A computed fold for a 582-nucleotide part of an RNA from a Dehalococcoidia bacterium, annotated as large-subunit ribosomal RNA, domain I.
Its Rfam family is "Bacterial large subunit ribosomal RNA".
Lineage of the source: Bacteria > Bacillati > Chloroflexota > Dehalococcoidia.
Its mean pLDDT, the model's own confidence on a scale to 100, is 81.
Context: one part of a larger RNA
């Protein structure tokens, strides 16, 4: 020096564990903010330096109500002191709530500096006021002033809109792809969007929209490359339909015309009255009206339909309008809209809740073994010194709210009440629109034979004997009615609560099981860790000895101390001892 064995050190693999994660399902909930949010700064405890949690100068808290309980003064974090004990804890409602922050009196290098005006004042101060844009109103000749309405900012994912890449793929690359993706901006909501056919279909018919499954990787598109990729139709989820514009009528206001009648005062007859009251036109309000086998208005006709009162210059006849009552119907998610009462249910604290023992065995400990029992609408689960239906918490099943919230029913309240038919008709039915040309974009569809949708420029209709579509275009046929608007559900996402998992088990699972978006790095945007386990219980080694101390040796605790500051404790690596070889 090597090899082997043994015993240690070192190291932290492995095994076991789980406070934490991941995913799915169900239910509930879904915006917060000038009444100052989200997010922060600084404070706040008897001893309190620091981190977390809570709270705000009333500062680990104050008040009321309800529930619960014999303890309590949060956690790392023990101890002492001083206290409380209808305290404490939990829930509902309220009070307080410094400074910054949209930040809003002005400024500013966030958490700071400096003001204005008003009222009160114990003269120390205290409480308020003063941002910009915007709505409506009042005052003022006016600039403007005052009062008043709303907005401003935040928000994980989901949603609508306006903009909009490149890497990449095409085995290069330019059309193409990636992709209308990422990203930026705006906006709204608990969902958003879409939505009641100028839709499809095919000569049969369907009947708003949204979402899922199929149709189907089909038909197609495509340097016909790479790739992109429908619809009809079928099956499900869910179902809900409505309102304007216009024609016409009435009223109000304004501009214009005319100065008398062939006009008006509801209609007919008779009378009476009117001189801008009339006519025309514009605007506003109310009524009417809303569709395609066209519909509506207006005119005429007859039919059905509660009662009463009043009005429409007078009388007769009729008609119309308004109001009241009755009856019927409907309703707050669209079709009008608001505040209530009551009952029930649910949520936000809780409560009750069955049944086992042994002088036995092993053991430190019984929840194990043995013996004999019991409950079960409860044998899900967790804890307890090992493995417990019957020890504890629970579980099945019952039960509970002073207060707040939500939902449903009823009441109350609110709203509506003429309708269909026949005939006629010179009225109405969304215009710089439809459509065309040029240039783009969207449609699965790259300009193509390219319909359809959209629109920057330029042209530019028809008016129901009308117009659009049916994939160039034409005819026939079929089908629908654009150029206005609203609309629940089914759908997406997240949070909370509950449940589940051939999900992970500390190099895994979230980056984060621990003071983690922390420490640390970076001027900054930003990047971003490592780090879990004594024991059943601290019983955490009194006391003695050596040592300055660290530490060690005894003693003691404990089942175990090679469990002593940490489970187990592999390998590399380092020693010691013994043996063999050289």
């Nucleotide at each position: 020096g090597g090899c082997a064995c043994a015993u240690g050190g070192g190291g932290g693999a492995u095994g076991c564990c789980u406070u934490g994660g991941c995913g799915c399902c169900a239910g509930a909930a879904g915006c917060c903010g000038a009444a100052g949010a989200a997010g922060g700064g600084c404070g706040u405890a008897g001893u309190a330096a620091g981190a977390c949690u809570g709270c705000g100068a009333u500062a680990a808290g104050c008040c009321a109500c309800g529930a619960u309980u014999a303890g309590c003064u949060g956690c790392c974090u023990a101890a002492c002191a001083a206290g409380c004990u209808u305290a404490g804890u939990c829930g509902u409602g309220g009070a307080u709530u410094c400074c910054c922050g949209a930040a809003u009196g002005g400024g500013g290098g966030a958490a700071c500096c400096c003001a204005u005006c008003u009222a009160c004042u114990u003269c120390g101060g205290u409480a308020g006021u003063u941002g910009c844009c915007u709505u409506a109103g009042u005052c003022g000749u006016g600039a403007g002033a005052c009062u008043u309405u709303g907005g401003c900012g935040g928000u994980a994912a989901g949603c609508g809109g306006g903009g909009g890449a490149a890497c990449u793929g095409a085995a290069a690359c330019a059309u193409c792809u990636a992709a209308g993706u990422a990203c930026c901006c705006c906006g709204a909501g608990g969902a958003a969007a879409g939505g009641a056919a100028a839709u499809c279909a095919a000569c049969c018919g369907a009947g708003a929209c949204u979402c899922c499954c199929c149709u189907a990787g089909u038909a197609g598109c495509g340097g016909c490359g790479a790739g992109c990729g429908a619809a009809c139709g079928g099956g499900g989820a869910c179902u809900a339909g409505c309102c304007c514009a216009a024609a016409c009528c009435a009223c109000a206001a304004g501009a214009g015309c005319c100065u008398a009648a062939c006009g008006g005062a509801c209609u007919g007859g008779a009378g009476u009255c009117c001189u801008a009251u009339g006519c025309c036109u514009u605007u506003g309000u109310g009524g009417u009206g809303u569709u395609g086998u066209a519909g509506g208005g207006c005119c005429g006709g007859g039919c059905c339909u509660g009662a009463g009162a009043a009005a429409u210059c007078u009388c007769c006849a009729g008609a119309u309008u308004u109001c009241u009552c009755a009856a019927a119907g409907a309703g707050u998610u669209a079709c009008a809209a608001a505040a209530c009462g009551u009952a029930c249910a649910u949520u936000u604290a809780g409560u009750c809740g069955a049944a086992c023992a042994g002088u036995c065995c092993u053991g430190g400990a019984a929840c194990g073994g043995c013996u004999g029992g019991c409950c079960g609408c409860a044998g899900u689960g967790g804890g307890u010194g090992a493995a417990a239906g019957c020890c504890c918490c629970g579980u099945a099943g019952a039960u509970g709210a002073a207060a707040a919230a939500u939902g449903u029913g009823c009441g109350a309240c609110u709203c509506u009440u003429g309708g269909a038919c026949c005939g006629g008709u010179u009225c109405c039915u969304g215009a710089g629109u439809a459509c065309g040309a040029c240039g783009g974009g969207a449609c699965a569809c790259g300009u193509g034979a390219a319909a359809u949708c959209u629109u920057g420029u330029c042209g530019g209709a028809a008016u129901c004997c009308g117009g659009g579509g049916g994939g160039a275009c034409c005819a026939c046929c079929c089908u629908c009615c654009a150029a206005g608007g609203c609309u629940g559900a089914g759908u997406a996402c997240u949070u909370c609560u509950g449940g589940c998992g051939a999900c992970c088990g500390a190099u895994a699972g979230u980056g984060a099981a621990c003071a983690a978006g922390u420490a640390c790095c970076g001027u900054g945007a930003g990047g971003g860790a490592a780090a879990g386990g004594u024991g059943a219980a601290a019983a955490g080694c009194a006391c003695c000895c050596c040592g300055u101390g660290a530490g060690g040796g005894g003693a003691g605790u404990g089942a175990a101390a090679u469990a002593g500051a940490a489970c187990u404790g592999a390998a590399a690596c380092c020693a010691u001892g013994u043996g063999c070889c050289u």